[in-house]
RNA sequence: CUUAUCAAGAGAGGCUGAGGGACUGACCCAAUGACGCCCGGCAACCGGUUUGCCUGCCAAGCAAACAAAGGUGCUACGUUCAGCAGAAUGAUUUCAUUCUGAAAGAUAAG
Numbered sequence: 001c002u003u004a005u006c007a008a009g010a011g012a013g014g015c016u017g018a019g020g021g022a023c024u025g026a027c028c029c030a031a032u033g034a035c036g037c038c039c040g041g042c043a044a045c046c047g048g049u050u051u052g053c054c055u056g057c058c059a060a061g062c063a064a065a066c067a068a069a070g071g072u073g074c075u076a077c078g079u080u081c082a083g084c085a086g087a088a089u090g091a092u093u094u095c096a097u098u099c100u101g102a103a104a105g106a107u108a109a110g
Base pairs, nucleotide, nucleotide: 001110002109003108004107005106006105011039013038014037015036019029020028021027023083024082025081026080040075041074042073045071046070048066049065050064051063052062053061079104084101085100086099087098088097089096090095
């Protein structure tokens, strides 16, 4: 940089000890110990197995099922909400609510 996904799921355990939820604003979590690490758990993104489709056959591809002893990931709050643009509604000169898309971010694969 590209593609896919981001409303589901997952501990009243141990260690540690003050900050944490990316950024900004808000709103939250936190000594009744957060964050982090370990263990436990969740989950099929890659990889794996089986079957089917396709094909003259194989491979590749597609689909379904299984599998967490392989590689990652995740395990407060929807990616905690909003941040930019547009639409609708209500109030009216500016704000609120809802929806859509983008941006940013996270994870996987390349």